Transfer RNA from Parcubacteria bacterium DG_74_3, 72 nucleotides, folded computationally. Its Rfam family is "tRNA". The family's RNA type in Rfam is transfer RNA. Its family is annotated with triplet codon-amino acid adaptor activity in the Gene Ontology. Rfam describes the family as follows. Transfer RNA (tRNA) molecules are approximately 80 nucleotides in length.
[in-house]
RNA sequence: GGGCCUGUAGUUCAGUGGGAGAACGCCGCAAUCGCAAUGCGGAGAUCGGCGGUUCGAAUCCGCCCGGGUCCA
Repeated sequence: GGGCCUGUAGUUCAGUGGGAGAACGCCGCAAUCGCAAUGCGGAGAUCGGCGGUUCGAAUCCGCCCGGGUCCA
C1' cells in the first nucleotide's frame, strides 16, 4: 500500500429501509431481623465521523478514523 470482517447503553451482543432492543451492571420499591438471591418499576446509546441515495437510513453507497485478519 491492497483485500476481507468489524464499530449500536457502563460491558457483551441482537436488530439488513419505517417502533433502537435484550442480558448483565446501575437506581428505586417489595420481601427479609439484615445481606444476597428473587419479584416489580425506572434511568441510560444524536447507532465511530462526514457526505450521498431515498418520502424515510443503525441498515444501502462513497471517503475518513479505530480494531481484527490475510496478501505484498